A computed fold for a 112-nucleotide RNA from a marine eukaryotic metagenome, annotated as SAM riboswitch aptamer (S box leader). RNAcentral holds the sequence, with entries from MGnify. The model forms 97% of the base pairs in the Rfam consensus.
RNA sequence: CUCAUCGAGACCGGCUGAGGGAUAGGCCCAGUGACGCCGGGGCAACCUUCAGGACUAACCAUCCUGAAAAGGUGCCAACUCCUGCGAAGUCUUCAGGGCUUCGAGAGAUGAG
Numbered sequence: 001c002u003c004a005u006c007g008a009g010a011c012c013g014g015c016u017g018a019g020g021g022a023u024a025g026g027c028c029c030a031g032u033g034a035c036g037c038c039g040g041g042g043c044a045a046c047c048u049u050c051a052g053g054a055c056u057a058a059c060c061a062u063c064c065u066g067a068a069a070a071g072g073u074g075c076c077a078a079c080u081c082c083u084g085c086g087a088a089g090u091c092u093u094c095a096g097g098g099c100u101u102c103g104a105g106a107g108a109u110g111a112g
C1' cells in the first nucleotide's frame, strides 16, 4: 500500500503499584488493586484442513454453505465505549439542539 472483518463470544492465579480506556471532548474503569508483565484457562475461526453446492465438456482456480481445531496470529469491561466530517429522514421551544439511518475519515486485527 491492497483486500477482508469489526452490535456475537471468551477469566482465574501470581508480581507490581497509579494511572488506564489510540487522539480531543464526553462518559466510564481503577488501592474492593485498574493498566501492564508472567503462568494457566478460554473464545473465535483470519491463515489451515475436510465435505457439499455453484461455475466448467472436464479439471484447476474462484465463490457460497457447513464441519473441525493440531499449528501461526488475534482476542477475553462497555458496539472500535460514544461522538468528531458529510448526507437523508424525523422531532423540536426553529438561534440552535435531540433521535434514527447511511457514507466518509481515523483506528484495530488478519492475509498478501
Base pairs, nucleotide, nucleotide: 001112002111003110004109005108006107011040012039013038014037015036019029020028021027023084024083025082026081041076042075043074046072047071048068049067050066051065052064053063054062080106085103086102087101088100089099090098091097092096